[in-house]
The prediction has a mean pLDDT of 84. Transfer RNA from a Patescibacteria group bacterium, 71 nucleotides, folded computationally. Its Rfam family is "tRNA". It is annotated as a transfer RNA.
RNA sequence: GGGCCUAUAGCACAACGGCAGUGCACCGCAUUCGCAUUGCGGCGAUGUGAGUUCAAAUCUCACUGGGUCCA
Numbered sequence: 001g002g003g004c005c006u007a008u009a010g011c012a013c014a015a016c017g018g019c020a021g022u023g024c025a026c027c028g029c030a031u032u033c034g035c036a037u038u039g040c041g042g043c044g045a046u047g048u049g050a051g052u053u054c055a056a057a058u059c060u061c062a063c064u065g066g067g068u069c070c071a
Stems, first nucleotide, its partner, number of pairs: 001070007010024004018054001026042005047063005
């Protein structure tokens, strides 16, 4: 320098172009003499900028970060 993959919540991951979910974590309530467990509820996220579309996490382009391969 070039090819490919990847970026979603604190962490690990889902999500036919049509309301962004799950587990753990965190907070509250119940349960207990108390703690733990368990049950119920809650907070919190699409890397950045453009484009296509009635509608983009999803498709296209650029940039940035990470991984991998070639030179």

NCBI's taxonomy places the organism under Bacteria, Bacteria candidate phyla.